[in-house]
RNA sequence: GAUAAUACCAAACCUGUUGAAAAGCGGGGACGGAAAGCGGCGGGUCUCACCUCCUUUCACGACAAGAUGGCCGAGCUACCGAA
Numbered sequence: 001g002a003u004a005a006u007a008c009c010a011a012a013c014c015u016g017u018u019g020a021a022a023a024g025c026g027g028g029g030a031c032g033g034a035a036a037g038c039g040g041c042g043g044g045u046c047u048c049a050c051c052u053c054c055u056u057u058c059a060c061g062a063c064a065a066g067a068u069g070g071c072c073g074a075g076c077u078a079c080c081g082a083a
Base pairs, nucleotide, nucleotide: 001080008033009032013028014027015026016025017024018023031070037076038075041073042072043071044068045067046066052062053061
């Protein structure tokens, strides 16, 4: 990257399960995806049980080391391929 071909992934929602939560994983399901393949490196966003900070103490609040690769950037790797 072509209204080519062959494959692939699977949002919301439902359900089981793990977790404090965000969310992850399994099953169903398809909104979409040409890297929706891989990894949280930078930024963003989400969460705050524990730790730490705050507080005389508790509560409240703050905080990522937690989460998101289907938020963006950069990185690594890969299938098909006409004009």

This is a predicted structure of an 83-nucleotide RNA (c-di-GMP-I riboswitch aptamer) from a marine sediment metagenome.
The coordinates come from a structure-prediction model, not an experiment, and the mean pLDDT is 85.
The RNAcentral record of the sequence draws on MGnify.